This is a predicted structure of a 1456-nucleotide RNA (small-subunit ribosomal RNA) from an uncultured Gammaproteobacteria bacterium.
The RNAcentral record of the sequence draws on ENA.
[in-house]
RNA sequence: UUGAAGAGUUUGAUCAUGGCUCAGGAUGAACGCUGGCGGUAUGCUUUACACAUGCAAGUCGUACGGGAGUUUUUAACUCAAGUGGCGGACGGGUGAGUAACACGUAAGAAUUUGCCUUUAGGAGGGGGAUAACAACUGGAAACGGUUGCUAAUACCCCAUAUGCUUUCGAGUGAAACGGAGUUUUCCGCCUAAAGAGAAGCUUGCGGCUGAUUAGCUUGUUGGUAAGGUAAUGGCUUACCAAGGCGACGAUCAGUAUCUGGUUUGAGAGGACGAUCAGACACACUGGAACUGAGACACGGUCCAGACUCCUACGGGAGGCAGCAGUGGGGAAUUUUCCGCAAUGGGCGAAAGCCUGACGGAGCAAUACCGCGUGAGGGAUGACGGCCUAUGGGUUGUAAACCUCUUUUUUCAGGGAGGAAAAAAAUGACGUUACCUGAAGAAUAAGCACCGGCUAACUCCGUGCCAGCAGCCGCGGUAAUACGGAGGGUGCAAGCGUUAAUCGGAAUUACUGGGCGUAAAGCGCGCGUAGGCGGUUAGGUAAGUGUGAUGUGAAAGCCCAGGGCUCAACCUUGGAACUGCAUCACAUACUGCCAGGCUAGAGUACGGUAGAGGGGGGUAGAAUUCCACGUGUAGCGGUGAAAUGCGUAGAGAUGUGGAGGAAUACCAGUGGCGAAGGCGGCCCCCUGGAUCGAUACUGACGCUGAGGUGCGAAAGCGUGGGGAGCAAACAGGAUUAGAUACCCUGGUAGUCCACGCUGUAAACGACGUCAACUAGCCGUUGGAAGGGUAAUCCUUUUAGUGGCGCAGCUAACGCGAUAAGUUGACCGCCUGGGGAGUACGGUCGCAAGAUUAAAACUCAAAUGAAUUGACGGGGGCCCGCACAAGCGGUGGAGCAUGUGGUUUAAUUCGACGCAACGCGAAGAACCUUACCUGGUCUUGACAUCCUGCGAACUUGGAAGAAAUUCCUUGGUGCCUUCGGGAGCGCAGUGACAGGUGCUGCAUGGCUGUCGUCAGCUCGUGUCGUGAGAUGUUGGGUUAAGUCCCGUAACGAGCGCAACCCUUGUCCUUAGUUGCCAUCAUUAAGUUGGGCACUUUAAGGAGACUGCCGGUGACAAACCGGAGGAAGGUGGGGACGACGUCAAGUCAUCAUGGCCCUUACGACCAGGGCUACACACGUGCUACAAUGGAGCGUACAAAGGGUUGCAACCCCGCGAGGGUGAGCUAAUCCCAUAAAACGUUUCGUAGUCCGGAUUGGAGUCUGCAACUCGACUCCAUGAAGUCGGAAUCGCUAGUAAUCGUGAAUCAGAACGUCACGGUGAAUACGUUCCCGGGCCUUGUACACACCGCCCGUCACACCAUGGGAGUGGGUUGCAAAAGAAGUGGGUAGUCUAACCGCAAGGAGGACGCUCACCACUUUGUGAUUCAUGACUGGGGUGAAGUCGUAACAAGGUAACCA
Repeated sequence: UUGAAGAGUUUGAUCAUGGCUCAGGAUGAACGCUGGCGGUAUGCUUUACACAUGCAAGUCGUACGGGAGUUUUUAACUCAAGUGGCGGACGGGUGAGUAACACGUAAGAAUUUGCCUUUAGGAGGGGGAUAACAACUGGAAACGGUUGCUAAUACCCCAUAUGCUUUCGAGUGAAACGGAGUUUUCCGCCUAAAGAGAAGCUUGCGGCUGAUUAGCUUGUUGGUAAGGUAAUGGCUUACCAAGGCGACGAUCAGUAUCUGGUUUGAGAGGACGAUCAGACACACUGGAACUGAGACACGGUCCAGACUCCUACGGGAGGCAGCAGUGGGGAAUUUUCCGCAAUGGGCGAAAGCCUGACGGAGCAAUACCGCGUGAGGGAUGACGGCCUAUGGGUUGUAAACCUCUUUUUUCAGGGAGGAAAAAAAUGACGUUACCUGAAGAAUAAGCACCGGCUAACUCCGUGCCAGCAGCCGCGGUAAUACGGAGGGUGCAAGCGUUAAUCGGAAUUACUGGGCGUAAAGCGCGCGUAGGCGGUUAGGUAAGUGUGAUGUGAAAGCCCAGGGCUCAACCUUGGAACUGCAUCACAUACUGCCAGGCUAGAGUACGGUAGAGGGGGGUAGAAUUCCACGUGUAGCGGUGAAAUGCGUAGAGAUGUGGAGGAAUACCAGUGGCGAAGGCGGCCCCCUGGAUCGAUACUGACGCUGAGGUGCGAAAGCGUGGGGAGCAAACAGGAUUAGAUACCCUGGUAGUCCACGCUGUAAACGACGUCAACUAGCCGUUGGAAGGGUAAUCCUUUUAGUGGCGCAGCUAACGCGAUAAGUUGACCGCCUGGGGAGUACGGUCGCAAGAUUAAAACUCAAAUGAAUUGACGGGGGCCCGCACAAGCGGUGGAGCAUGUGGUUUAAUUCGACGCAACGCGAAGAACCUUACCUGGUCUUGACAUCCUGCGAACUUGGAAGAAAUUCCUUGGUGCCUUCGGGAGCGCAGUGACAGGUGCUGCAUGGCUGUCGUCAGCUCGUGUCGUGAGAUGUUGGGUUAAGUCCCGUAACGAGCGCAACCCUUGUCCUUAGUUGCCAUCAUUAAGUUGGGCACUUUAAGGAGACUGCCGGUGACAAACCGGAGGAAGGUGGGGACGACGUCAAGUCAUCAUGGCCCUUACGACCAGGGCUACACACGUGCUACAAUGGAGCGUACAAAGGGUUGCAACCCCGCGAGGGUGAGCUAAUCCCAUAAAACGUUUCGUAGUCCGGAUUGGAGUCUGCAACUCGACUCCAUGAAGUCGGAAUCGCUAGUAAUCGUGAAUCAGAACGUCACGGUGAAUACGUUCCCGGGCCUUGUACACACCGCCCGUCACACCAUGGGAGUGGGUUGCAAAAGAAGUGGGUAGUCUAACCGCAAGGAGGACGCUCACCACUUUGUGAUUCAUGACUGGGGUGAAGUCGUAACAAGGUAACCA
């Protein structure tokens, strides 16, 4: 020293970069809603557009003549025109022009100056006019004309003067004895000198943009002379010279008054230049002068032009950017007010007059400041509103009500200051401010917001509609984001919005940024200007520092006081004004001057390495071609082919020859070069580097805007050359297409010479130079030292590589070859797209290169890294995933489900795996939700209230039934005698009811990945962070199973185990079970027994425990022993974190919405069973491993009282009759079937197959027509093993055989369960599918069913080109020439002076010359607008064609 804040938005998440947006302040503001008072300020930012009306500059009778009026007619007063003086150059307005000495600041010299102040001197003598006025007269008017009269402080002449000029002779040159009077004097006049104030001029410095404006200039730059001016000066003219300005930005173009200051900012800065103050410029547009001290003059003159007005058409008048006011423009900015009382100005001697300057009032919430709209009490927490979980909460002490107060308001009364040097007079404001009294809470609150940023939340309505939105974004039926309401938050007589501005933005970075990959290092050298520069002593004092002086106007800001009740506001003093100039001092550093040094730089001498460059020559291998020989049918090419070549002899092979191009091996993160680039060998010319030791020069250096040179490939020009390769092109393939990828050919080109082009992902995406900053390991060239038999070792230097500390970095990474720490200089960047594009310029033969925008559009684009997911990336591993097998499906018929179609209805749901014999473990009615018809409305069902009645029941009638009517029997139970419980009927409203919608509002349940081995956490550690580590690695496992290793150590959910079942044994217990021994029978039938079987309880058993081997002395694996069982023994239940908005609102529950005489309820009938067709799942088959007949044997697990039903009888049979037994280890269902034995059939649509159909029946049931199952007789369809494709299964499994159960009155080929018989194969993991782990790439994250590109089509937008067209500005060359000024002058006129006169001097007019405004022509430049057509660009939920990019993106991508 008082001063510095951030947030949202790119991503699945992260860090960074980077833009966009917000919060703050401020405004001459405007708009919307609202509005009580006072004070102080402010108020056309737009059309410098046009202006009606009034006013804004007059005054002086003490300069003058004269006129009129009044009166007390001596005189005084007043008024207007004229001559004259002073003032109209100030004050007031505006900001068009101006990029300039216009302004600011600091200096300067060659000047002028009315009024004012001071000083000195003077005012002598003369003269002629003229307006007014009068007469006549022109004109519509404005305005004049002629003649005549008159005055002055008006005008003129002479004389004189300190003055001025001078060639020192001289010349020149002034005035008003005016006015007044109180007779003291006052005011004036002329000359000169000085002052004050004012004005003119010159200079340094300072303050805008564009180089897509690079050259400009002829009075231009200077000199001499003259003219001109108040004055310097090319200011003007003549002559002479050829200069002057410019990358430190001239010229040109655009924009713009400048400053004090205002606003913002921590500051540095940025933006602005209203009010107030200083300066400038302008006054309808352009030009010009006159007068004057001062003007080239806002309310003066002349001319030209445009416009407006008057007119008698002949001619005239005007200039609000003064104050009010009007129209217009515009989002927008006030009264045609009062007064000269104050301050100031003009005139006057003064009184005074004038003053839209000024002082005031009016209008406007336009801004700032202040005040108020009441205060205290008051809970039943009133009513009402809103919400609600219905209990309540909130609005809310808020109101009502009670008690106070009176700022404000209204009324009444009083009442200033502003007024000034002795008195008097003088107030627009002003019925003022202020004071007192009275009345009465009386007269006074809105606006915006409430998703995040950002303080503040609920309900209703709406339903991607309407709308909101500053950014992100809300809205598609539960919106805190739209609209309304309640409530809340913020500010408050205001509140919001919009506009523009500063801040935040370190997002132009001086303070204070960057450039490897985000935007950004020129492709590389040389070098000019410029910038920077080693060491040492001296001088100087420009920069630098200190001090002083002057200035930096006032106001403003800041500080301290004071005055309005406070504040705003006003006022006094101080500080400050960071600046400029001058003077003095200092001399460290920088500069300059001149001198020294050697460490930088360079030269000389001697070595070394090298694909450094240019030229010439030469060599071998190979390809191709040609010739000849041998030789025969193919060759070639591909994923596979074909085009192509070949019987006219290819290809192959041998010999010889031709020609062009390139140089295998050596060869190497080896070498050289500035970069591009350079590769056989030899020769010539030549550049650079490096090493060594001495000598020399003495800062000679570094960088480098412009400039200049080099500069791959492709390309261009001219001329050669042409073997191979190969754009274009042709053919063959591939493909949906294939203008491609592949193949066969093939021309430019590739090569050489000479020119041009000048670009590349010209890359280390890293400018050059210099210095400093740990190590370790290679390698190339040199030098020194050491040492050996030899290899070699150490040090140093110049390169070239790998790792790595510190440090840096967003990270990746860089790390002495820096992207580290510093210095010097250059280049470049500032969101993405548009676009490296357009236009313009330059270069080029062209292609094109270079320089390089804007409109418009988006809220992102981007970098690095992370986690996933994905890949026609990689590695490892698993699974009936493939393979190896067995059996199926797909073909047939039937069953069943679905789609579709149909229908009055064919109710609804389920849709890849993971819908489709699924919900449904069973639709004839019921079910049932659907359709048709008939009915009911507190309802079929629940609770509450009232009344009546017991409940209940018999019969009859109508109807399809629901329902309606009639009718019979019956008076019950408990009781404290009041009544109560239950049931029924009727009534009333609260309510019931809904298989109506939303599974994308939900709970619960379920499927699936997947019984896959994974999914996570705590602490620690690493990382800025997302995250990582753990969980990766080496082994191993069925397993994240275990072991080892390890910045991790542990833990949880999963795995495994614990549970059930099965396999062995033991114990206990034997009835309904069993029967070895004894007895008995037809028979475990019975006695007896419980040993066995079995049943059902509890135990044992298996743990890699033991042995050997392998392995890392591990985990584990392999083999073996024992054992009923061996490495999870078999099977089951059990399903991690999560995924699929998976399924279900129709199991149930449930939010919201919807229906309420119907979307509810009841009934009958129908439908869910339809049938051209398509699909899924099954059954039966096609036959001989079979069919049929006969005979014989062996299960398990279940079920049974609304039931299972034996025996017996009847029926061919389904079944019927009867009914023992059984509430079940007791009885029944209940004969298991394949199998086995035997007979027959003989490969055929059959003795296979059984559909379909006809007939006859049985059973269930109220009822088998639509629409059941079964039986018998007859019928006897398709089908001869199934295309593409596809499914299941690894052992008691597949296959095959039968049995039972649930549901159920009846109705299984389905489902669930049970046992019987009982295989084949697995080499293996290349491939298909799915999964796990690690890794890699990614432009994906809705995650490859991803993302995304371009043409075309459509709509809209801005823009380029464009035959041109129309404006603006301007250059050059000319024309033109008003008014005016200057020059000339022969015409005309002429009072003052001279002259006796004639006349002269001088003047005016006219004419003429020069300059010159308007205007005109020609030709350029530039800018704006517009233009048929046209080019690309941008934007736009669901258009077309392909699929270029992102993964190896399916041909790696990309640059020229």